[in-house]
Context: one part of a larger RNA
RNA sequence: ACGAACGCUGGCGGCAGGCCUAACACAUGCAAGUCGAACGAAGUCUUCGGACUUAGUGGCAGACGGGUGAGUAACGCGUGGGGACCUGCCCUUUGGCCUGGAAUAACACGAGGAAACUUGUGCUAAUACCGGAUAAGUCUUUACGGAGAAAGCUUUAUGCACCUUUGGAUUGGCCCGCGUUGGAUUAGAUAGUUGGUGGGGUAACGGCCUACCAAGCCGACGAUCCAUAGCUGGUUUGAGAGGAUGAUCAGCCACACUGGGACUGAGACACGGCCCAGACUCCUACGGGAGGCAGCAGUGGGGAAUCUUAGACAAUGGGCGCAAGCCUGAUCUAGCCAUGCCGCGUGUGUGAUGAAGGCCUUAGGGUCGUAAAGCACUUUCGCCAGAGAUGAUAAUGACAGUAUCUGGUAAAGAAACCCCGGCUAACUACGUGCCAGCAGCCGCGGUAAUACGGAGGGGGUUAGCGUUGUUC
Numbered sequence: 001a002c003g004a005a006c007g008c009u010g011g012c013g014g015c016a017g018g019c020c021u022a023a024c025a026c027a028u029g030c031a032a033g034u035c036g037a038a039c040g041a042a043g044u045c046u047u048c049g050g051a052c053u054u055a056g057u058g059g060c061a062g063a064c065g066g067g068u069g070a071g072u073a074a075c076g077c078g079u080g081g082g083g084a085c086c087u088g089c090c091c092u093u094u095g096g097c098c099u100g101g102a103a104u105a106a107c108a109c110g111a112g113g114a115a116a117c118u119u120g121u122g123c124u125a126a127u128a129c130c131g132g133a134u135a136a137g138u139c140u141u142u143a144c145g146g147a148g149a150a151a152g153c154u155u156u157a158u159g160c161a162c163c164u165u166u167g168g169a170u171u172g173g174c175c176c177g178c179g180u181u182g183g184a185u186u187a188g189a190u191a192g193u194u195g196g197u198g199g200g201g202u203a204a205c206g207g208c209c210u211a212c213c214a215a216g217c218c219g220a221c222g223a224u225c226c227a228u229a230g231c232u233g234g235u236u237u238g239a240g241a242g243g244a245u246g247a248u249c250a251g252c253c254a255c256a257c258u259g260g261g262a263c264u265g266a267g268a269c270a271c272g273g274c275c276c277a278g279a280c281u282c283c284u285a286c287g288g289g290a291g292g293c294a295g296c297a298g299u300g301g302g303g304a305a306u307c308u309u310a311g312a313c314a315a316u317g318g319g320c321g322c323a324a325g326c327c328u329g330a331u332c333u334a335g336c337c338a339u340g341c342c343g344c345g346u347g348u349g350u351g352a353u354g355a356a357g358g359c360c361u362u363a364g365g366g367u368c369g370u371a372a373a374g375c376a377c378u379u380u381c382g383c384c385a386g387a388g389a390u391g392a393u394a395a396u397g398a399c400a401g402u403a404u405c406u407g408g409u410a411a412a413g414a415a416a417c418c419c420c421g422g423c424u425a426a427c428u429a430c431g432u433g434c435c436a437g438c439a440g441c442c443g444c445g446g447u448a449a450u451a452c453g454g455a456g457g458g459g460g461u462u463a464g465c466g467u468u469g470u471u472c
Stems, first nucleotide, its partner, number of pairs: 001470002004468005011344006017337002019302001024300003028297003033060003038057002041054005067255003076180007085172001090168002095163002098132004107122006138147003152160002154157001181227003188218001190216001193215008230252004234245004257278005280291004308334001310333003316330001317328004347377004357368004381413001382409006391399001416461005421442003427456002430453002437444002
């Protein structure tokens, strides 16, 4: 010093922190939706003007936010550079937004199935899908030429969208120098391996992939292998150098039951998406299906050990929407815990026949001790009552009738823990008799023990004190 635990004890408040172990398994609820100003349809209400609700098609967002540290000794991270790249939404620039078509869900009628769900026929719309036209910029080529767009909606506006294009901003991908744990009782390692050419692939460079050619490339300046480990800003200790560490907060990385794979998309090889395989759990009419808390709570288990199945979107921020708004276990709050740090209190003044009582005693006395009682005061905190914010801006406050203020109440409700042989502040009597016991080290105890046990007294810290563990 601590994310601590244990023992004894425990009044209040503020601020923080709270599964370090089983990346063990999870009941239940919630954690990502939104748009009717893209679309048809159904339903409800209707003052017949219209209004509202929604399953479906469609758009955007589910790649953020939140969790965890298993893996990783690596361009993973840190730092400093590089150039062959992409970038939805946002800002900026250019020019457009013409004309057609075929479907399909919903819906209706059927069929199969226990269910999950699947399927046939028929109908329909769009900002869904596909043609034609046009092409200032753009892309491509052998620079002649060739290729490629678009979507409308309404409350009619300086509206919101759509297509093409320029530059930017932001996010991201890639490459390199240097740094980044231990082991040589690990000395050789490597075949797409090292380089070249052609081709492919990617947003992009590249053995990234492939065919052929060459035989290289790495290594005692420690390759390879094994073990351990997320990295950093920081944290802690120390005069510093250095050591140890990487909880909370912040940046980066990796992972999402285990392993593999791609799809969609500006962006994923995607925690609450899809497919396959595996283990496990659940449902089943045995034919087949469903699931993934390392999100927030919570349960079992493990453990010395770590919280509520809470409130609110009021603020900050995020998604969608023209907006109103909706969603948000992000977040803001409250609850539990002396887990830590800080602050406060448990009274103040006076009071000597130095009361009673305890302990010691040379029996005179000494000491606890102004300590108590008594007398005179105060009311912090607590409790009771009244008023009552800031945080919010015209409105909107979960917190919360909270903070705070005022009045009342009565010394009233609030002290423990460890130690007293030396180190090390603090001593006596009794009991015990190498016993019972103590102990961090030295060591105490065998009949006068300041070292054991209880007692009186004393010392230290104080809502804590001590022990254990770990680091310096």